[in-house]
RNAcentral holds the sequence, with entries from ENA.
The RNA shown here (transfer RNA) has 68 nucleotides and comes from Idiacanthus fasciola.
The source organism's lineage runs through Eukaryota, Metazoa, Neopterygii, Idiacanthinae and Idiacanthus.
The gene name in the source record is trnE.
The coordinates come from a structure-prediction model, not an experiment, and the mean pLDDT is 82.
It matches the Rfam family "tRNA". Rfam describes the family as follows. Transfer RNA (tRNA) molecules are approximately 80 nucleotides in length. By type it is a transfer RNA.
RNA sequence: AUUUUUGUAGUUGAAUACAACGAUGACUUUUCGAGUCAUAGGUCUUGGUUAAAGUCCAGGCAGAAAUG
Numbered sequence: 001a002u003u004u005u006u007g008u009a010g011u012u013g014a015a016u017a018c019a020a021c022g023a024u025g026a027c028u029u030u031u032c033g034a035g036u037c038a039u040a041g042g043u044c045u046u047g048g049u050u051a052a053a054g055u056c057c058a059g060g061c062a063g064a065a066a067u068g
Base pairs, nucleotide, nucleotide: 001067002066003065004064005063006062007061010021011020012019013018023039024038025037026036027035044060045059046058047057048056
């Protein structure tokens, strides 16, 4: 330099934007732990196509692999 591939919540996984664990608050408990309820947290980025994009297309950024 070229090609391929991956990028989603703090982590992991799935697509109807959801779950599990985690975080915060409340309840319960003599206390801790366990339990219940609630809250916050989101698609790497910029454009394009579409009635509608996490998903399709192009550029960029970051990671990985291969070739030279």